[in-house]
Context: one part of a larger RNA
RNA sequence: UUGGGUUUAAAGGGUGCGUAGGCGGGCUUGUAAGUCAGUGGUGAAAUGCUGUGGCUUAACCAUAGAAUUGCCAUUGAAACUGCAAGUCUUGAGUACAGUUGAGGUGGGCGGAAUGAGUAAUGUAGCGGUGAAAUGCAUAGAUAUUACUCAGAACUCCGAUUGCGUAGGCAGCUUGCUAAACUGUAACUGACGCUGAUGCACGAAAGCGUGGGGAGCGAACAGGAUUAGAUACCCUGGUAGUCCACGCUGUAAACGAUGAGCACUGGUUGUUGGCAAUACACCGUCAGUGACUGGGCGAAAGUAUUAAGUGCUCCACCUGGGGAGUACGUCGGCAACGAUGAAACUC
Numbered sequence: 001u002u003g004g005g006u007u008u009a010a011a012g013g014g015u016g017c018g019u020a021g022g023c024g025g026g027c028u029u030g031u032a033a034g035u036c037a038g039u040g041g042u043g044a045a046a047u048g049c050u051g052u053g054g055c056u057u058a059a060c061c062a063u064a065g066a067a068u069u070g071c072c073a074u075u076g077a078a079a080c081u082g083c084a085a086g087u088c089u090u091g092a093g094u095a096c097a098g099u100u101g102a103g104g105u106g107g108g109c110g111g112a113a114u115g116a117g118u119a120a121u122g123u124a125g126c127g128g129u130g131a132a133a134u135g136c137a138u139a140g141a142u143a144u145u146a147c148u149c150a151g152a153a154c155u156c157c158g159a160u161u162g163c164g165u166a167g168g169c170a171g172c173u174u175g176c177u178a179a180a181c182u183g184u185a186a187c188u189g190a191c192g193c194u195g196a197u198g199c200a201c202g203a204a205a206g207c208g209u210g211g212g213g214a215g216c217g218a219a220c221a222g223g224a225u226u227a228g229a230u231a232c233c234c235u236g237g238u239a240g241u242c243c244a245c246g247c248u249g250u251a252a253a254c255g256a257u258g259a260g261c262a263c264u265g266g267u268u269g270u271u272g273g274c275a276a277u278a279c280a281c282c283g284u285c286a287g288u289g290a291c292u293g294g295g296c297g298a299a300a301g302u303a304u305u306a307a308g309u310g311c312u313c314c315a316c317c318u319g320g321g322g323a324g325u326a327c328g329u330c331g332g333c334a335a336c337g338a339u340g341a342a343a344c345u346c
C1' cells in the first nucleotide's frame, strides 16, 4: 500500500458552524466528456508465454503465433454518470396556528441555614474523637432570646423527568433571546448530506487586572495514630472557591459507540403534541426508559435510540515498552497545550 477494523482487545476528532472537495430525489428533451462497440495507426528488437523445427537430448538456437492489458485517430450507440434546458413534489426550507421545557443572557426579589456584631438571660464548661489532645472559655464561652450585617448555595417538589450541539442547565419573578415538537399542506422547488484546512463554543483546576470573602478548603501549622505517618482522624488555616473583564483549551470532555439517509419482529412504561371521546383507551408523530427475539458479536452483550442490513462523507488504528517522551515548529503571560519520532529492548 491493498485489505481488515475502531462499545470493552490498537483505534470515533470534546462539540458545533462551515470553505474546498466527495456524494446526491422523480420525469422529459438534447449533448456525447466519462462509458460501450467497430475500424485504422502505433505499442522497436531481444526477454517471457504457446506451437513447430535444428544441434544424439538438455541448456542453447531458429521460426510462427498470441500477448504487449496502453496511447492516438475515426465511425457509431445513448442505458448509466457528467453537462445544458425544462418540469415535478416526496428530500430540504418557508409561512400560519398552537404547545413545551432546570435552553441562554441581563435585572429585581425571597426564606431557611451558616458565620459575625451589639444587647440581654445565665454559669462553668464547650468542642472534638475509636479514645484523646491541640483549640475556645471567668477579660463570661457553649446554650437561649431580640435586632443588625455579610457572602455563598437554593430544602421539599425531584422522577431511568425535562432542555441544550457538546461542555452543561434547578428558589421566585421579569425584560431580551434561541430552539424543538405538533397540526394545516398555503409557498419555494433538490435549495440536500458530509466536511480536510479554518472559525466559534468548550467542566474543573490554573493564570492576569480589579473587587469580594460567610462556609468549605490544596499549601502550611499544631494535636493524635503509628515502629515511622511528610497520610487517613481532629483543631486551625492561606491561595482558591464567588463577581467583572481577559487568557488557558484540557478531562473516564463516556453511550469509552462520528454524522446523515433508508430498511428490518414483538411486549411494557413515560414526556410533549395531534386525532378521538361512546367513559371503553385504542391510533399517530417526535423524544426518553425497561424486557425479549431474528440477526450480529470472541464473549459480555446489543437489538427501530443497533453493536442488524445497505449507501455517502469525515476522523482514527496497525505488537508491548521506550513515549504522548526527545528534537524541531506553532500557540500561550506562565503553567503548559498541539503536532510528534528514533536508537535500544522484549
Stems, first nucleotide, its partner, number of pairs: 004317003007300002012314001014201004021194003025088007033081002035077008049065006091191001092188003095184006103177007110154001114150008125136002162169002206247006215241002220236004258313006265292010295302002319346003328339004

A computed fold for a 346-nucleotide part of an RNA from an uncultured organism, annotated as small-subunit ribosomal RNA, central domain. It matches the Rfam family "Bacterial small subunit ribosomal RNA". RNAcentral holds the full RNA, with entries from ENA and SILVA.